[in-house]
Context: one part of a larger RNA
RNA sequence: AAUGAACGUUGGCGGCGUGGAUUAGGCAUGCAAGUCGAGCGCGAACCCCGCAAGGGGGGAGAGCGGCAAACGGGGUAGUAACGGGUAGGUGACGUACCCUCGGGUUGGGGAUAGCCACGGGAAACUGUGGGUAAUACCCAAUAAUCUCCUGGAGUAUGAAGGCUUCGGGAGCAAAGGUGUGAUUCCACCGGAGGAGCGGCCUGCUUCGUAUUAGCUAGUUGGUGAGGUAACGGCUCACCAAGGCAUCGAUGCGUAGGGGGUGUGAGAGCAUGACCCCCACCACUGGGACUGAGAUACUGCCCAGACACCUACGGGUGGCUGCAGUCGAGAAUCUUCGGCAAUGGGCGCAAGCCUGACCGAGCGACGCCGCGUGUGGGAUGAAGGCCCUUGGGUUGUAAACCACUGUCAGAGGGGAUGAAAUGCCAGAGAGCAAUCUCUUUGGUUUGACAUAGCCUCAGAGGAAGCACGGGCUAAGUUCGUGCCAGCAGCCGCGGUAAUACGAACUGUGCAAACGUUAUUC
Repeated sequence: AAUGAACGUUGGCGGCGUGGAUUAGGCAUGCAAGUCGAGCGCGAACCCCGCAAGGGGGGAGAGCGGCAAACGGGGUAGUAACGGGUAGGUGACGUACCCUCGGGUUGGGGAUAGCCACGGGAAACUGUGGGUAAUACCCAAUAAUCUCCUGGAGUAUGAAGGCUUCGGGAGCAAAGGUGUGAUUCCACCGGAGGAGCGGCCUGCUUCGUAUUAGCUAGUUGGUGAGGUAACGGCUCACCAAGGCAUCGAUGCGUAGGGGGUGUGAGAGCAUGACCCCCACCACUGGGACUGAGAUACUGCCCAGACACCUACGGGUGGCUGCAGUCGAGAAUCUUCGGCAAUGGGCGCAAGCCUGACCGAGCGACGCCGCGUGUGGGAUGAAGGCCCUUGGGUUGUAAACCACUGUCAGAGGGGAUGAAAUGCCAGAGAGCAAUCUCUUUGGUUUGACAUAGCCUCAGAGGAAGCACGGGCUAAGUUCGUGCCAGCAGCCGCGGUAAUACGAACUGUGCAAACGUUAUUC
C1' cells in the first nucleotide's frame, strides 16, 4: 500500500460499486421456456333466432403439427490435459435461423391422436373397439451445376479426395396459408455463394516433488475392413516389435486457464472475487434417443444413495437458476416490483413468455462527496484537574449578541431515461401487389426513480475511536505494590510507575477508529 474480509467500540446523509470465500452438504414453498388458430380436426361456458326440433355466432380448453427448448442463467467438483494462451493448418469437415443468385412446388394413398363407447388402477397412469384432419406420414412423376459409378482433356502441388472442362449411366424433392383477388405477400423443395458459429490437427508455452527411475499390450507401426460431417488404433481381424524417458517418462501431491488484479522505481513476487473469453460440471455412476446442433441443469432409460406419497400392489423427486430454509462456520442480503428500457424465443402482426435484464430493499463491506454550524464574545464566569496556595489550565471554549440555511423534515411544480413498434388519415417511389421503402399529421407506452428549482420552519436532529516509555506525534495526579495487569520489538510492575487501572489533559485520524488474518 492492498482485501469479496471478520471482530470490538461508535454511527448523520448521499452517489457509485459490492455481498455464501466454509459443506459440489440436505432442501419446504412460489416463480425461472414457451409460443403459433394466418398448419389441422374437435370444442365447454355464453349470446342471437325459434313454441319446440333445430339453426347461426362464440371461442375457454386439451390434442396432432411447426419452431424454440443445445441460447440465456449458475457453479469450479474434476482436469497438469491440445484443458488454456498464442501462431498456424484443414487437399480431412459441418452448419437450423439470416443474406445474395439462379431453378422448382405435379398426381395419388393409408393411418393416428383428439373424439365416442366399454374397461383396469388408491394414485401415477393405462388397455380394447369404432371413427377423423393436416404444412404429420408414405408412394409415384419431374430434375440438375446435387450424390454415386465410369471414359477423356487442361491446370496446380514434392505428393495428396484441389480447381476448370467435354461425355455416358444410375439415384434422390416439395405444402400449403392469408385474401374478393397471389407470377407478386408469408411459408415449402433442391443447388451455388456469403456471413456468423462450430469440429478436428500441429509448433511453442503452461505448478511442486527424484526421499517417485523406469513406463507401456490397442501399447508403437503396417495391410484390410467398419465407423464418423471429417483425419486417425477411433473400433476390429491379421502381421511386425515397436513407442516414451535424466532435455525428467511413469507415479504422487496440488490446481480450472487467460484477459486481468495487488504490490513494486523496475525486474519480479503473489493472486485469478466482481466484469469479459475459453473449458468442464448439473443428486452419484453409466447409456443412448431426438435434432442443424446435446451425449442435453428445470428431456428419456438403467443402477445406486437419500427423501416423500401409498389402499402395500406400486409410484414420485433432484435449487452448482431467483428468492427463501436447515446445517456447518469468524462470516456473506428480500420467499420484493416490472417487462417501461436493452436483449432473447415464438408469431404476418397485435401480442404472449422471459427471477436474462432493468429497478427497489438489507449490510459503513469498499471508494468518493457533504454535514454536524458562521462571526463577535474576558468579569478570562461556574465546575473539573494541578498547585510552591501566589496562581496555572480546560479556554473564545461556554453563556450571551448578531447571522446563515447545506443535509435531514414538510409542501409544490416539473425536465430526463421514450425512441421505436403498432393503429388511423394523407402524399410519393418501386411495371403489378394483400408487399416494401420514404415522408407528414394525430394517437399509444414509466416498474423505478430523480439532477436542478420554489416555499416553510428552525442551531434546531447529527462525534467518535485509538494512543501519549523509546521506535512514534502527544504528560500530570491518584490507586496498585513482581499483585492486578500491559506488551508489535526492546521491555514495564517488588511503595514516589510519564509503560498497569482511573481522572484531568494532550496527540492522531474522523463517520469512522482500532485489532486480527493474508499478499507485495
Predicted 3D model of a 520-nucleotide part of an RNA (small-subunit ribosomal RNA, 5' domain) from an uncultured bacterium. The RNAcentral record of the full RNA draws on ENA, Greengenes and SILVA. The prediction has a mean pLDDT of 83. Rfam family: Bacterial small subunit ribosomal RNA.